[in-house]
Context: one part of a larger RNA
RNA sequence: CUCUUUCUAAGGAACUCGACAAAAUAGCCCCGUAACUUCGGGAAAAAGGGUACCUCCUCACAAAGGGGUCGUAGUGACCAGGUUCGAGCAACUGUUUACCAAAAACACAAGUCUCUGGGAAGUCGUAAGACCAUGUAUGGGGGCUUAUGCCUGCCCAAUACCGAAAGGUCAAGAAAGUUAGUGACCUGAUGACAGGAGAGCCGGUGACCAAAGUCUUGGUGAACAGCAGUCGUAACUAUAACGAUCCUAAGGUAGCGAAAUUUCUUGUCGGGUAAGUUUUAACCUACACAAAAGGCGUAACGAUCUGGGCACUGUCUAGGAGAGAGGCUUA
Numbered sequence: 001c002u003c004u005u006u007c008u009a010a011g012g013a014a015c016u017c018g019a020c021a022a023a024a025u026a027g028c029c030c031c032g033u034a035a036c037u038u039c040g041g042g043a044a045a046a047a048g049g050g051u052a053c054c055u056c057c058u059c060a061c062a063a064a065g066g067g068g069u070c071g072u073a074g075u076g077a078c079c080a081g082g083u084u085c086g087a088g089c090a091a092c093u094g095u096u097u098a099c100c101a102a103a104a105a106c107a108c109a110a111g112u113c114u115c116u117g118g119g120a121a122g123u124c125g126u127a128a129g130a131c132c133a134u135g136u137a138u139g140g141g142g143g144c145u146u147a148u149g150c151c152u153g154c155c156c157a158a159u160a161c162c163g164a165a166a167g168g169u170c171a172a173g174a175a176a177g178u179u180a181g182u183g184a185c186c187u188g189a190u191g192a193c194a195g196g197a198g199a200g201c202c203g204g205u206g207a208c209c210a211a212a213g214u215c216u217u218g219g220u221g222a223a224c225a226g227c228a229g230u231c232g233u234a235a236c237u238a239u240a241a242c243g244a245u246c247c248u249a250a251g252g253u254a255g256c257g258a259a260a261u262u263u264c265u266u267g268u269c270g271g272g273u274a275a276g277u278u279u280u281a282a283c284c285u286a287c288a289c290a291a292a293a294g295g296c297g298u299a300a301c302g303a304u305c306u307g308g309g310c311a312c313u314g315u316c317u318a319g320g321a322g323a324g325a326g327g328c329u330u331a
Stems, first nucleotide, its partner, number of pairs: 001326008010317002014315001027051004036041001038147001052069005070074001082310005088304001089302001094106002110145007122131003149296003153227002159223001160220005167215003173209001177205003181201002185196004229245004255289001267283002270280002
């Protein structure tokens, strides 16, 4: 010097990103226990007292009570909750990145939409076959949200899905018809020459027929999505309940709001402090909240995140004194 550990006057978070670490609390008995609440909880809330040994009595060896003794100290060592107030998020128990993340992420009970009547839908496979399921709609598959409470607004124009069928468009195919090539065969006694006949084969084109789809038409938002602007107006000023205009499918409703969302921004005001970019209660001017990619509350729960208080302390003012191990030096 490094590590582990003990103590430290006065102060007590002044340290620090942050009370990180350490200290403090602690068992059992008694007393007592708030807001809030889903009436179960909260709760070991908090706050306070006792605790050893001897003896007496009643006697069950318990508990309570009376008398007494000792110590600084009686859960005498070990073991063994710190607590409280406020805010966010997630209801909860649970799960997760084996080896940097345990969480507000995932799951969850529950809600809702959709498919599915059986050889079910869905999935794997070319198929056979298999899972679903030795199940049958109180079943099974898929999507989204996430306990509970109060609720879940407007828009079907675009995309998607479902339905309808009058009409338009539309493939392969089949095909009346038309057409190019080749051309068996017949006659001239024979012939490479001439004439005739056109079957068959192989192509081109093609009226008419022709499904789904698409165009058309209606519905559906807990489907994918979306939810404006300008100008003027009240007897101080300011503001605009009100009016006008333009555009749209419709123009953001309830609730909440500088928020896990607010750039400007350390917004403004009140609380908390002597002093507060954090925090809390409001305001609303929401750059760019918003209603199952749910909105707003909420008791309980949380190795969650954030602000304050009490207790407590070497975290600190600012160091100091020991013990053990290692290192170093000397012998």